[in-house]
RNA sequence: GAUAGAGGUCGCGGAGCUCAAUAGUACUUGGUAGCUACAGCAUGGGAAGCUGCUACUAACGAAAGGGAAAUCCGCCGAAGGGAAUAUCGCCCCAACGAUAUUUUCUGGGUCGGUGCAGAAUAUGUGCCGAACUGUCACAUCGUAAAAUGUGGAGCGCUAUC
Numbered sequence: 001g002a003u004a005g006a007g008g009u010c011g012c013g014g015a016g017c018u019c020a021a022u023a024g025u026a027c028u029u030g031g032u033a034g035c036u037a038c039a040g041c042a043u044g045g046g047a048a049g050c051u052g053c054u055a056c057u058a059a060c061g062a063a064a065g066g067g068a069a070a071u072c073c074g075c076c077g078a079a080g081g082g083a084a085u086a087u088c089g090c091c092c093c094a095a096c097g098a099u100a101u102u103u104u105c106u107g108g109g110u111c112g113g114u115g116c117a118g119a120a121u122a123u124g125u126g127c128c129g130a131a132c133u134g135u136c137a138c139a140u141c142g143u144a145a146a147a148u149g150u151g152g153a154g155c156g157c158u159a160u161c
Base pairs, nucleotide, nucleotide: 001161002160003159004158005157008076011075012074013073014072015071018068019067028059029058030057031056032055033054034053035052039051040050041049044093045092046091079106080105081104082103083102084101085100086099087098088097089096107133108132110130111129112128113127114126115125116124117123135152136151137150138149139148140147
């Protein structure tokens, strides 16, 4: 260097389907009240535009994003996060989202604390901590296998060539 392979208390990613939640919310329609041009729509800013808007109430009543279960598919840098740049989406800017490229961080999942995102007590993610787990190195012990302790990082580890 090439090929093959291992990790697992849900290993990682994806797809459709079902379910919960979103939510008796938004929208629509009716009623009542209030406000309206130096106003409102409109709590990021601006331009342009429109004339309605708000609250309560009655009827009807969703969806997206986020999630869970099982199934199927692709896999073991699987993959995920951060940053920068470019392009696209919205009338413009910012923000946000999607995609691509570059770069950087993380061995893996779990639990706890905390920040952020989120409608959320779901969930995701950053940081800190804990034990666990795979692997290698070193030390101790041991005939050996193993066990115990410490440390490392996937640019790792195992097998074959």
Lysine riboswitch aptamer from uncultured Mogibacterium sp., 161 nucleotides, folded computationally. The RNAcentral record of the sequence draws on MGnify. Taxonomically the source falls in Mogibacterium (Bacteria, Bacillati, Peptostreptococcales, Anaerovoracaceae).